The RNA shown here (Guanidine-I riboswitch aptamer) has 102 nucleotides. The coordinates come from a structure-prediction model, not an experiment, and the mean pLDDT is 79. The sequence was found by an Rfam model in a public genome assembly. Rfam family: Guanidine-I riboswitch aptamer. Gene Ontology term of the family: regulation of gene expression. From the family's description: This family represents a conserved RNA structure found upstream of the ykkC and yxkD genes in Bacillus subtilis and related genes in other bacteria. The function of this family is unclear although it has been suggested that it may function to switch on efflux pumps and detoxification systems in response to harmful environmental molecules.
RNA sequence: GAAAUAGGUCGCUAGGGUUCCGACCCGCUGACGCGGGUGACUGGUCCGAGAGCAACCGACCUCUCCUCAGAGGUUACACGGCGGGACAAAAGCCCGGGAGGU
Numbered sequence: 001g002a003a004a005u006a007g008g009u010c011g012c013u014a015g016g017g018u019u020c021c022g023a024c025c026c027g028c029u030g031a032c033g034c035g036g037g038u039g040a041c042u043g044g045u046c047c048g049a050g051a052g053c054a055a056c057c058g059a060c061c062u063c064u065c066c067u068c069a070g071a072g073g074u075u076a077c078a079c080g081g082c083g084g085g086a087c088a089a090a091a092g093c094c095c096g097g098g099a100g101g102u
Base pairs, nucleotide, nucleotide: 007057008056009055011053012052015047016046020044021043022041023038024037025036026035027034028033058075059074060073061072062071063070064069077097079100083095084094085093
């Protein structure tokens, strides 16, 4: 310098809501507590990105080697509704790199 691919899993984050916990408010109770309400409650649990991060696996290319291994490299780019679906619920989740736009 050339060539080739455009995948998956896990963890996390931006973000998201309110089943559970906590917080706050109200009521009841002698008390422990019980019941109801609030997500126009920072939170823990929870959901969570194609166009966010990281790791691992996979795939591909080149070289060495000579048939099973080793080394190096690549895995790019990416504007985007309305509507619908799930879970308790919502969302950058899923439909969906869809419709559409350039």